[in-house]
This record gives sequence, structure tokens and C1' cells, in this order.
RNA sequence: UAACGUCUUCAGGGCGGGGCGAAAUUCCCCACCGGCGGUAGGCGCCUUGCGCGCGAGCCCGCGAGCGCCCGGGCGGUCCGGUUUCCUGUCAGGAAGCCGCGCCGCGCGGGGUCAGCAGAUCCGGUCGAAUGCCGGAGCCGACGGUCACAGUCCGGAUGAAAGAAGACGACU
Repeated sequence: UAACGUCUUCAGGGCGGGGCGAAAUUCCCCACCGGCGGUAGGCGCCUUGCGCGCGAGCCCGCGAGCGCCCGGGCGGUCCGGUUUCCUGUCAGGAAGCCGCGCCGCGCGGGGUCAGCAGAUCCGGUCGAAUGCCGGAGCCGACGGUCACAGUCCGGAUGAAAGAAGACGACU
């Protein structure tokens, strides 16, 4: 000390008041919250330098979660094949076995087309603003629930974008 290797630790906030009701932290009125990296005209600091630190929920990306695709597992009153048996016959039925089929379930790893994978405008200043100043808006996985959830409970003592550090290694 840029990159590289191994490991360790850390890595999400928020329903308070009122209303209707048998019942709502789920509806209605008011309130509250904002992960990680990047960008940077704002702010701060001093060693005044291409200095350092902070600085966007809705600008560019990422993450978890749900969905989809791939893999293997289990189940089925489905479908196909097959064996044995029964009825006794151009067939029908029962039981078993098998399957690259179909359907369902949960599991693990990988992929990421996205699927609505969320949501910003107006005014001001300026050479320049979706980031500054002012104002008004908007958004928020899945399952559960005496009643519909960003804020409650659950998967989750999980996973993870990433952050910091130790050692190695290199100079």
C1' cells in the first nucleotide's frame, strides 16, 4: 500500500393522538420512518490542496424478499407403459412396478429477462441543478391476522449489498 489471498467483526428505522365498528397499531383524519455503493454547485475543518470529512428514500446501480428458469427429493384419486390376477372376451376391472410425462409440495445451489422487482415535480438562484434554497407531491416484498399492514407477528439467533479490521503477500 492499488490490486490479490485467508480470516474476523459489524451491517434497518418507524403507529403517538383521534374517528367508525363486535372486531382495525391493518380502514379514515392527523402523525412517524428511510439499507448499501456511486454521483456532488451544499456545509464543516485545517496542514489552503486537483486536501480531508459529511452530504439524494423517489438520478445511476446494488441488496434481501416474492415470481420465473435450471437441479435433485417427496407425494398424487392424473397420463402412458408393463407384470400378475379376476370377469369371460373384438373388451372391462383390481393390485403391483416403472417413467425423459402431467399436477402439487417443500429443499438446496445457480441465473437475472423483469414482473409496475417502488417512488419527483414546480418555483428560485446559477454558465450549469431531478442533488442547493423554498414549496407541493409520491413510494415501500412475501406469509399471518376477529378487518385490508412501510410501522404489529413470522420465516429471521437467517441471508446480504457492503463497511471496518487482522494476517499473508507485494513494494